[in-house]
RNA sequence: UCGACAAAGGCAAACCGUCCGAAAGGGCGGGACGCAAAGCUACGGGCCUUUCCUACCCAACGAGAGAUCGUUUGGCAGUUGGUCGCCGAGCUGCCGAA
Numbered sequence: 001u002c003g004a005c006a007a008a009g010g011c012a013a014a015c016c017g018u019c020c021g022a023a024a025g026g027g028c029g030g031g032a033c034g035c036a037a038a039g040c041u042a043c044g045g046g047c048c049u050u051u052c053c054u055a056c057c058c059a060a061c062g063a064g065a066g067a068u069c070g071u072u073u074g075g076c077a078g079u080u081g082g083u084c085g086c087c088g089a090g091c092u093g094c095c096g097a098a
Base pairs, nucleotide, nucleotide: 002096003095010035011034015030016029017028018027019026020025033085039091040090041089043088044087045086046083047082048081053078054077056075057074059072060071061070062069063068
């Protein structure tokens, strides 16, 4: 470097219970679809979330002579958070046939 129908071991998706969180999701227990880094780090991209906050857009309602302003629902972006079992990157590591 590579990865056996090898050996010793390891991890644990969905789902279920319980707890935490607004949510995505996470902890613990059960459970195994899979995994040779399915070990660690959210650093780059992707995906997911976004109570509260900010900008913008639509609509309704209200105020105003008007320009416009306010409130609420929805949308979108920022922002926040999550995911390393999506990809890349960095660090570390068990076993040994071809």